[in-house]
RNA sequence: ACGUGUAGCCAAGGGGUAUGGCAACGGGCUUUUAACCCGUAUACCGCAGGUUCGAAUCCUGUCACGUGC
Numbered sequence: 001a002c003g004u005g006u007a008g009c010c011a012a013g014g015g016g017u018a019u020g021g022c023a024a025c026g027g028g029c030u031u032u033u034a035a036c037c038c039g040u041a042u043a044c045c046g047c048a049g050g051u052u053c054g055a056a057u058c059c060u061g062u063c064a065c066g067u068g069c
Base pairs, nucleotide, nucleotide: 001067002066003065004064005063008022009021010020011019016053024040025039026038027037028036046062047061048060049059050058
């Protein structure tokens, strides 16, 4: 100097109240387990300010990690 930070894990979303996969939980199926099918819960978005009717998103500062000089 640049990049990244979003659920237990991995990612999407770049102004209008956050989406998917895996995992977890409940149920169905099965003699049982696994697989498969159905359903449920979980993140106010690293932190703090600012702008805005409204911020995960834009701006500033800061922290952590990565890369380069």

Description
Predicted 3D model of a 69-nucleotide RNA (transfer RNA) from uncultured Enterocloster sp. It matches the Rfam family "tRNA". The family's RNA type in Rfam is transfer RNA. The RNAcentral record of the sequence draws on MGnify. The coordinates come from a structure-prediction model, not an experiment, and the mean pLDDT is 80. Lineage of the source: Bacteria > Bacillati > Clostridia > Lachnospirales > Enterocloster.